[in-house]
Context: one part of a larger RNA
RNA sequence: CCCUCGUUAAGGAACUCGGCAAAAUAUCCUUGUAACUUCGGAAGAAAAGGAGCCGGAAGUGGUGAUUGGGUUUCCCCAUGAGCUGCAGCCGGUCGAAGAGAAAUGGCCCAGGCGACUGUUUACCAAAAACACAGCACUAUGCAAACCCGUAAGGGGAAGUAUAUGGUGUGACGCCUGCCCAAUGCCAAAAGGUCAAACGGAAGAGUUAGUCUUCGGACAAAGCUUGGAAGUUAAGCCCUGGUGAAUGGCGGCCGUAACUAUAACGGUCCUAAGGUAGCGAAAUUCCUUGUCGGGUAAGUUCCGACCUGCACGAAUGGUGUAACGAUCUGGGCGCUGUCUCAACGAGGGACUCG
Numbered sequence: 001c002c003c004u005c006g007u008u009a010a011g012g013a014a015c016u017c018g019g020c021a022a023a024a025u026a027u028c029c030u031u032g033u034a035a036c037u038u039c040g041g042a043a044g045a046a047a048a049g050g051a052g053c054c055g056g057a058a059g060u061g062g063u064g065a066u067u068g069g070g071u072u073u074c075c076c077c078a079u080g081a082g083c084u085g086c087a088g089c090c091g092g093u094c095g096a097a098g099a100g101a102a103a104u105g106g107c108c109c110a111g112g113c114g115a116c117u118g119u120u121u122a123c124c125a126a127a128a129a130c131a132c133a134g135c136a137c138u139a140u141g142c143a144a145a146c147c148c149g150u151a152a153g154g155g156g157a158a159g160u161a162u163a164u165g166g167u168g169u170g171a172c173g174c175c176u177g178c179c180c181a182a183u184g185c186c187a188a189a190a191g192g193u194c195a196a197a198c199g200g201a202a203g204a205g206u207u208a209g210u211c212u213u214c215g216g217a218c219a220a221a222g223c224u225u226g227g228a229a230g231u232u233a234a235g236c237c238c239u240g241g242u243g244a245a246u247g248g249c250g251g252c253c254g255u256a257a258c259u260a261u262a263a264c265g266g267u268c269c270u271a272a273g274g275u276a277g278c279g280a281a282a283u284u285c286c287u288u289g290u291c292g293g294g295u296a297a298g299u300u301c302c303g304a305c306c307u308g309c310a311c312g313a314a315u316g317g318u319g320u321a322a323c324g325a326u327c328u329g330g331g332c333g334c335u336g337u338c339u340c341a342a343c344g345a346g347g348g349a350c351u352c353g
Base pairs, nucleotide, nucleotide: 001348002347003346004345005344006343007342008341010339011338014337019334027051028050029049030048031047036041038171052093053092054091055090056089059086060085061084062083063082067078068077069076070075094098106332107331108330109329110328111327112326113324114323118130119129134169135168136167137166138165139164140163146155147154148153172319173318174317175316177249178248179247182246183245184242185241186240187239191237192236193235197231198230203225204224205223206222209218210217211216250268251267252266253265254264277311278308289305290304291303292302293301
């Protein structure tokens, strides 16, 4: 010097990203206990007091010796010694200390997120992520939809729409606005387009034949090739519907008797221009916004404001008791975290083997 421990004057978070770590709290009994609340909780809230040993007198329970009476198969009534359980009372006594060791909650205030108990990255992440009950949409009438399998077959289900599959949201309270133009889905079938297939026209090759200026020209049937018109499904186009489907939810200019602002007006564009609620937020760039609170001093925190770069309503909005090895800010207690270090113990380090 390192590791693991123990103790520490005065101070008590001044340490530090941050009270990380440590200390403190702790058991049982009694008293007592706020806001808030879904009336269950919060709550062991908080905050207080007691606890050893010895003696005494009562109380109350268990057992029931003994004695008395009534009756006598032996039972009933009363008595209540001794031993013993329980919770108290009074008095005494020892120590620094009586839950004398070990084990054994620190507490409070405010906010964010997630309702909760659960689940998760076996071996760097336990969370605000996943799940969840509840809610909603959607598919499915049973040989169900859907999934596995080439198939047979199996699961769904020895179930039957109060069922089963899929998707989203995520207890509960109050709610969930506008847009169907785009994309998706659903419905309808009049029209347009349209595949294979069916169909087989024109044309082309070949040559019996005919004509011939003897060079060649024309050319039936057959064979070969070629493929037009026409028939024709879904889909798409078209017509409607549909948002707890994918998604989207404006700009400029002017205007009120100080100023400022604009309830109001004009205009352009759009499918429609963001409603309620919330808002410098897990979202705010400018930004340490401004004001208030807390501190002697506060880029964090809490309450407001609204100028929302770029919140917003089941990719849910906003509240919310309870809950959380969650995150953030503050306080009490407590301490070697620190001012600032000291001493001690064990194990290493060092020397020899």